Molecule: c-di-GMP-I-GGC riboswitch aptamer
Organism: Nitrospiraceae bacterium
RNA sequence: GCCGAUAAAGCCGAAUCAUUCGUGAGAAUGAGGCGGAAAGCGACGGGUCUUAAAAUAAGAUUGCCGAGCUGCCGAAG
Numbered sequence: 001g002c003c004g005a006u007a008a009a010g011c012c013g014a015a016u017c018a019u020u021c022g023u024g025a026g027a028a029u030g031a032g033g034c035g036g037a038a039a040g041c042g043a044c045g046g047g048u049c050u051u052a053a054a055a056u057a058a059g060a061u062u063g064c065c066g067a068g069c070u071g072c073c074g075a076a077g
Stems, first nucleotide, its partner, number of pairs: 002077001003074002011036002016031006034063001040069002044066003047061005
C1' cells in the first nucleotide's frame, strides 16, 4: 500500500412520528434505528424528482451511480 475481524474507541442516522419552513421536490430540530469504512466535503458528469399553467429557465437529491479532494482504526492475508 492492497484489504476490511463476530476487534477497540468514536462517527453518521433509513423508514416512521411530532413541530417549523417551502407552491413543490425537499429542508431543519427532536424522537427513532434500517443501515453505512468514507452514509466525510462540494451539485463536477450522468440519473431521478419539483416548479401554483408551461419549461431551452430556476431548483431538490452526494443514504442512486461515476469521477475529484480529504480522512479514523489495524486482526488475518